[in-house]
RNA sequence: GGGCCUGUAGCUCAACGGUAGAGCGAAUGUCUUAUACACAUUAUGUUGGAGGUUCGAAUCCUCCCGGGCCCA
Numbered sequence: 001g002g003g004c005c006u007g008u009a010g011c012u013c014a015a016c017g018g019u020a021g022a023g024c025g026a027a028u029g030u031c032u033u034a035u036a037c038a039c040a041u042u043a044u045g046u047u048g049g050a051g052g053u054u055c056g057a058a059u060c061c062u063c064c065c066g067g068g069c070c071c072a
Stems, first nucleotide, its partner, number of pairs: 001071007010024004018055001026042005048064005
């Protein structure tokens, strides 16, 4: 330098172009002498950034940025 994959909650990951979710974790409450366990409730977010297409974009297209793999 070229090609491919990837970026979504604190972490690991989902999500057919049509309300952004799950598990773990966190907070609060109940329980307990207390902690843990269990149960209930609550909050998770500029979907890496900027544009474009579309009535509508996490999703499709372009550029840029970060990470990984391959080739040179």
Source information
The prediction has a mean pLDDT of 81. The RNA shown here (transfer RNA) has 72 nucleotides and comes from Candidatus Amesbacteria bacterium RIFCSPLOWO2_01_FULL_49_25. It was read from a public genome assembly. NCBI's taxonomy places the organism under Bacteria, Bacteria candidate phyla, Candidatus Amesiibacteriota. It matches the Rfam family "tRNA". The family's RNA type in Rfam is transfer RNA.